[in-house]
RNA sequence: AGAGUUUGAUCCUGGCUCAGGAUAAACGCUGGCGGCGCGCCUAACACAUGCAAGUCGAGCGAGAAAGUCCUUCGGGAUGAGUACAGCGGCGAACGAGUGAGUAACACGUGAGAAUCUACCCUUUAGUGAAGAAUACCCUCGAGAAAUCGAGGUUAAUACUGCAUACGUCCGAUACAAGAAAUUGUGUUGGAGAAAGAUGGCUUUAUGCUGUCGUUGAAGGAGGAGCUUGCGUCCUAUCAGCUAGUUGGUGAGGUAAUGGCUUACCAAGGCGAUGACGGGUAGCUGGUCUGAGAGGAUGAUCAGCCACGCUGGAACUGCGACACGGUCCAGACUCCUACGGGAGGCAGCAGUGAGGAAUCUUGCACAAUGGACGAAAGUCUGAUGCAGCGACGCCGCGUGAAGGAUGACGGUCUUCGGAUUGUAAACUUCUGUUAAGCGGGACGAAAUACUCAUACCUAAUACGUAUGAGGGAUGACAGUACCGCUAGAGAAAGCACCGGCUAACUUCGUGCCAGCAGCCGCGGUAAUACGAGGGGUGCAAGCGUUAUCCGGAAUUAUUGGGCGUAAAGGGCGCGUAGGUUGCUUAUUAAGUCCGUUGUUAAAUCUCCCGGCCUAACCGGGAAUCUGCUAUGGAUACUGAUGAGCUAGAGGAUGGAAGAGAGAGGUGGAAUUCUCGGAGUAGCGGUAAAAUGCGUAGAUCUCGAGAGGAACACCGAUGGCGAAGGCAGCCUCUUGGUCCAUUCCUGACACUGAUGCGCGAAAGCGUGGGGAGCAAACAGGAUUAGAUACCCUGGUAGUCCACGCCGUAAACGAUGAUCACUGGACGUCGGUUUUGUUUAUCAGAAUCGGUGUCGAAGCUAACGCGUUAAGUGAUCCGCCUGGGGAGUACGAUCGCAAGAUUAGAACUCAAAGGAAUUGACGGGGGUCCGCACAAGCGGUGGAACAUGUGGUUCAAUUCGACACUACGCGAGGAACCUUACCUGGGCUUGACAUGCACGGGACCGUCGUAGAAAUACGAUUUCUUAGUCGCAAGACUAAGCCGGUGCACAGGUGCUGCAUGGCUGUCGUCAGCUCGUGUCGUGAGAUGUUUGGUUAAGUCCUCUAACGAGCGCAACCCUUGCCAUUAGUUGCUACCCUAUGGGGCACUCUAAUGGGACUGCCUGGGAAACCAGGAGGAAGGUGGGGAUGACGUCAAGUCCUCAUGGCCCUUAUGUCCAGGGCUACACACGUGUUACAAUGGCCGAUACAAAGAGCUGCAAAACCGUAAGGUGAAGCUAACCUCAGAAAGUCGGUCUAAGUUCGGAUUGGGGUCUGCAACUCGACCCCAUGAAGUUGAAAUCGCUAGUAAUCGCGUAUCAGAACGACGCGGUGAAUACGUUCUCGGACCUUGUACACACCGCCCGUCACACCACGAAAGCUGUCUGUACCCAAAGUUGCUUUAGCUAACCGCAAGGGGGCGAGCGCCUAAGGUAUGGGGAGUGAUUGGGGUGAAGUCGUAACAAGGUAGCUGUACGAGAACGUGCGGCUG
Repeated sequence: AGAGUUUGAUCCUGGCUCAGGAUAAACGCUGGCGGCGCGCCUAACACAUGCAAGUCGAGCGAGAAAGUCCUUCGGGAUGAGUACAGCGGCGAACGAGUGAGUAACACGUGAGAAUCUACCCUUUAGUGAAGAAUACCCUCGAGAAAUCGAGGUUAAUACUGCAUACGUCCGAUACAAGAAAUUGUGUUGGAGAAAGAUGGCUUUAUGCUGUCGUUGAAGGAGGAGCUUGCGUCCUAUCAGCUAGUUGGUGAGGUAAUGGCUUACCAAGGCGAUGACGGGUAGCUGGUCUGAGAGGAUGAUCAGCCACGCUGGAACUGCGACACGGUCCAGACUCCUACGGGAGGCAGCAGUGAGGAAUCUUGCACAAUGGACGAAAGUCUGAUGCAGCGACGCCGCGUGAAGGAUGACGGUCUUCGGAUUGUAAACUUCUGUUAAGCGGGACGAAAUACUCAUACCUAAUACGUAUGAGGGAUGACAGUACCGCUAGAGAAAGCACCGGCUAACUUCGUGCCAGCAGCCGCGGUAAUACGAGGGGUGCAAGCGUUAUCCGGAAUUAUUGGGCGUAAAGGGCGCGUAGGUUGCUUAUUAAGUCCGUUGUUAAAUCUCCCGGCCUAACCGGGAAUCUGCUAUGGAUACUGAUGAGCUAGAGGAUGGAAGAGAGAGGUGGAAUUCUCGGAGUAGCGGUAAAAUGCGUAGAUCUCGAGAGGAACACCGAUGGCGAAGGCAGCCUCUUGGUCCAUUCCUGACACUGAUGCGCGAAAGCGUGGGGAGCAAACAGGAUUAGAUACCCUGGUAGUCCACGCCGUAAACGAUGAUCACUGGACGUCGGUUUUGUUUAUCAGAAUCGGUGUCGAAGCUAACGCGUUAAGUGAUCCGCCUGGGGAGUACGAUCGCAAGAUUAGAACUCAAAGGAAUUGACGGGGGUCCGCACAAGCGGUGGAACAUGUGGUUCAAUUCGACACUACGCGAGGAACCUUACCUGGGCUUGACAUGCACGGGACCGUCGUAGAAAUACGAUUUCUUAGUCGCAAGACUAAGCCGGUGCACAGGUGCUGCAUGGCUGUCGUCAGCUCGUGUCGUGAGAUGUUUGGUUAAGUCCUCUAACGAGCGCAACCCUUGCCAUUAGUUGCUACCCUAUGGGGCACUCUAAUGGGACUGCCUGGGAAACCAGGAGGAAGGUGGGGAUGACGUCAAGUCCUCAUGGCCCUUAUGUCCAGGGCUACACACGUGUUACAAUGGCCGAUACAAAGAGCUGCAAAACCGUAAGGUGAAGCUAACCUCAGAAAGUCGGUCUAAGUUCGGAUUGGGGUCUGCAACUCGACCCCAUGAAGUUGAAAUCGCUAGUAAUCGCGUAUCAGAACGACGCGGUGAAUACGUUCUCGGACCUUGUACACACCGCCCGUCACACCACGAAAGCUGUCUGUACCCAAAGUUGCUUUAGCUAACCGCAAGGGGGCGAGCGCCUAAGGUAUGGGGAGUGAUUGGGGUGAAGUCGUAACAAGGUAGCUGUACGAGAACGUGCGGCUG
């Protein structure tokens, strides 16, 4: 720091996702050790049990027991003035917990005045003399208990008067200060205190003295209360709130200010800078993230606040309205003898519940801190420690070095090997951690005690300070740490490996199972699923999930935008607000500088230090960006004052205009009425019909009525803010421009809320109504046609008044100001030049309105002085698509509806501009037997052949629009053959190798069998070497068959794994590249333009210049000529010969020539075109071969080759028979016909190209014929097939199912072949079917072509109507490119890109999901009014009852308790509103879903251009009217 994802590709916009860091986490797999931290985020849910606040005998009275000792056994001493309990003091308001409430002076920060403060510190003055009670205790009593009552006794540092009063407080008064409030000083009057305890010394004195305590006063410290500036979440679908409310006066109350409370008076106070209401939330230091600004967060630690079962209340006290206090009410739990009582873990542990989820009912007060105490000390779940948990951070380990035969095993393999892998084994070492044994801390030195010195003192007491001595004290813990022993021994997993993103292979699976953060993988070769191997990353952890920040400049202050992507308000006026010209003075609010106080500590950062290191901890520095106070500066902004004229406005003089409102008026046209004339149609359409018309239409002439709109002028002309405005005249009226430079003196710009205007449609009331025309009706069209077209036609359109308030209200571009090159028009002024004027032409300038363009901007398109450029000010608006401009709520409206305006849910896109294609019922140009013009066919018949279908044991397989279907197959009786049935074989029908053992094999014959096959008989193995005299033996090689291993074999599957080959577009003219240039880029240019061509053929132009594959040419053939060569060819000759001569001609086959727009005329810039000449041939002469880049996952695994999969006594192989030849039917391709341009009979003429030894076969003879016999010739210019046929000549048939046609069938034959039954061809005789020119539709052909006629060949034993070739005869027509089909180029539109066989809209049906409405129902919060009213404070009353202190001799008084009444008031109740939540029969639209139904609305002119506001209509998309827009 970026990356993936919209597209065929591109740039942009824009969302989604990922990589990083973090966590009080949880879950999955795994788990060795230690240190330091952290550990109920949920139910402020309920709690069993134990503990968490006591202490003081030096404040007070009283006062045991056990035990021990003694004993005269009675008891005494000790324990002990101890324990327990009580009065009293201090503490219990701290510490500890939690975050429910709280949007607030609660918190943070800064400032302040009208206050209090126990304990502590300093100073100062005191501490006199009395009194009355009471708890404990004792005696009774009530009660289950909790507890309570009565009587009696007693003490205090408990309580109460009195005395005194340095200060203090209150009143009065004098003076002084001050604007005043008030303050100070003096005088005077009044009020108000206290407690003792315990030591020491002398001595019994009214003694002295220490310490602690206590009272008054002043001050301090720390703490607390109060006030206030600023900061502090979301919501306007919460806009008005408020009666103690705001202020004043008096009074009360408080520690203190204050409506804090009350009486009276006034009517204020708050709010768009967001009051009031609703929701959410403890706040902060900080924490996480980020470059920062920010964003998120508020666990642990620290500060503050709030709370303590819920609500209310006070008491005590320095301090509470009190977590472990009290009272009342409520809910809940527990005890009960049913009469009554008890309780509050959000203290520490712990339990249940909830939950994804969070620990021990531990040890100790040793340390730190706290309470009490003079102290010893006691208490302390604060705290210090330990336990549990990988929850986090940090550290260590699981060994180190050597070790190649690169072992075994695993995996992969191209079978060679590679990899796991120095990894292991093995060798040599080490000893962390864990284990065992042994040692063993720091944290603990203070207080106390002793001594010394100083101070205090009369003092050597005491106390304080300092110093010295010195005893005790450890939960953790026998822990940390150290030493020793043995021993590699006990210690590695998790995730990932398609891209992002580091890391690849095999097998399994087969859109299944599954994966997935996004894109997406999986349908038989998955690097994406599962497993194995291997690898990558991290590591005692690793992944996943959740959440936050980042990336995200994706809310943009730093740091975004608004013409078309989301986004400029429809337009104006104008309020608040924001911003604001020049000069000058003052001020110093902002701003800047210095200083001051504060910004707690901790944290973060830097440096240093302590634990072995680190985490962690300590010290120092820096920082804390803020606020306050104070001094200074004065440029800028602000404020105030004084001026100016450049902004703005006014004045004067001119100008143009469909600007607005009102009134009047004119002609043309439509329609209607009347009259005349006139007759059969009119009207309407693509064509029709409905409609009108003989009751007289249309047409035509005249007259009249009525409404609406204003031709020509008329124009990218004018005016207006926008909507909008058009005959002419008059009246009223707004704005603008130009000139003059006289006046005012910043008066300006923008503009939330507000007010006004605002097309069309629509609404209300009343008019009007000619034409047009939603709805509606009818006629057409159509599969349908609720449409487009036609005929009618009502609202409406028009007027007046009032609503509505929206449009593609658009320049899709807010307003204002300034600046920044030009060119060409046009409108309105002014000045000026040229001429003699002009209504002329030009120049300058101001203001409008257009076109093109520099710079610049823009994603591009484009904009470009009328900016979308460069700056300034202000307003409005946007933040992915859909849901949705919808729901709910609110406001407005008569209604229609408008404005404001969500969420759930869902998708990974939606979108803009441009590019290349493809497509268009878009345009232009051009070509082709494409159409047209012609000729002949197919489609109808019969047959042949192929295919589908059906059938079958099998009818083997493949090919399916053109581009399958007389195709593979150029030839299925067996074979072929792949199919079926049956019979056999299993190293095999075929190949190679190895091992073992054997020997010939072949051939011939016989038997069984359908054959394969089996059995039997017969039958020389050969060569080389060694040994041997030889016979022969052994070895090796060759050959053969046998047995066993490897393996063979497969026309089995996949042509969508492939090679090769082929078809098609298409023999169409195209397809590309290099360099350069243009563009951000995809791409473009070149290849486009103008001509021309069969052609991207050539010329020309040209930011292109060249080049390649294609075109053309080169090749073959054919047409003319020449040369050469003449056998088997030919023959002008000789001759009648198996011959000779010749090569002129034909022919053959080799080499050349010839044609190139070369020549001429015309046109043209050229290319080239038209015509002509010559020529055998003329404009590529005819034909063939030749097929660019690519397309169709086109065809072929059954030609061949080949990956993978499958079969292996069978899916291999051999054999026999059958099948591929079936047959209701459908289609394709052909043959023969339907006849007289013909059939039949007879005679007769002329080819080319081929083939031939397993062959072609002559002559001759036989047969009606097929054919047979026969054999000459020929390995072919020699011989043979071989007779060409149509044609020509003659005859006959005479229009008919025929002398046409030949199918079918019967009989008889021939040939091939082991074999013609299934299932061949041919011949003869007989039979003689359909068919009389073929509907819709459709095919071929442009010249030696179509048509017609025959001939040959391949395959082949035999078997063509097919295929491939050959020649004979030999036409017609082409105006032309409108249309059909196909193609090429340019251009245009596009929402298409598997590309129109595309895309895509809505209803309906089904399933699921979330949401809205809804009669209501349920609980919750809250307002208002009223009722009742506990406890309690307070006020009043009462002395009937009770009553210690004071007064009084007493009686009594005063006071108190108690009681009663009143105000306030929690909870409760009644009534009535409001808010939000849940639920709800039914219902509404929305979203999603694989292939459902109906149509085809949109995208191309989408087949009626689309969109739009509105209104009506309709199954649905939609249709139509009116107005608007061009997207």

Predicted 3D model of a 1527-nucleotide RNA (small-subunit ribosomal RNA) from an uncultured bacterium. The RNAcentral record of the sequence draws on SILVA. It matches the Rfam family "Bacterial small subunit ribosomal RNA".